[in-house]
Parts: sequence; structure tokens; C1' cells
RNA sequence: GACUUCGUAGCUCAGUGGUAGAGCAUGCGACUGCAGUCAAGCACAUCGCGGGGUCACGUGUUCAAACCACGUCGAGGUCU
Repeated sequence: GACUUCGUAGCUCAGUGGUAGAGCAUGCGACUGCAGUCAAGCACAUCGCGGGGUCACGUGUUCAAACCACGUCGAGGUCU
């Protein structure tokens, strides 16, 4: 330098034109245990509920873009 894959929640990833999601993590509650006059407090397998997003950035196409096109940035791979 050429080609190619990828960039979505704190982490790992799904979603490929029509409501942005899962698991883990995290917060709160229930339950249980410890301690205590009571409460605050500490721990906690499991269960329930919640919060958390400029879909890397910009422009365009479209009634409508995480998704399509172009450019830029970043990461990985192949080749020269």
C1' cells in the first nucleotide's frame, strides 16, 4: 500500500429497513444467617423488581436507518 472481518449497556454478545434486547455484573426488596434491648449494621445460595445506550463518528438514500451507500477513526486477519 491492496483486500477483508468487526465496532450495539460496565463485560461477553444477539438483533441485517418498522417498539433497541439477552446473559453476567450492579442497585433495591423478599427469604435465611450473624450481632443487638429495639433499630441501624454485616453476610447471603435462591427468587422478584429496577437502573444503565449519541447502536464508533459524519454525510447521504428512504415515509422510516443499529441495519443500505459513501467518507473518516479504531481493532483483528490475509497478501504485497

This is a predicted structure of an 80-nucleotide RNA (transfer RNA) from Hymenopellis radicata. Its Rfam family is "tRNA". Rfam classes the family as a transfer RNA.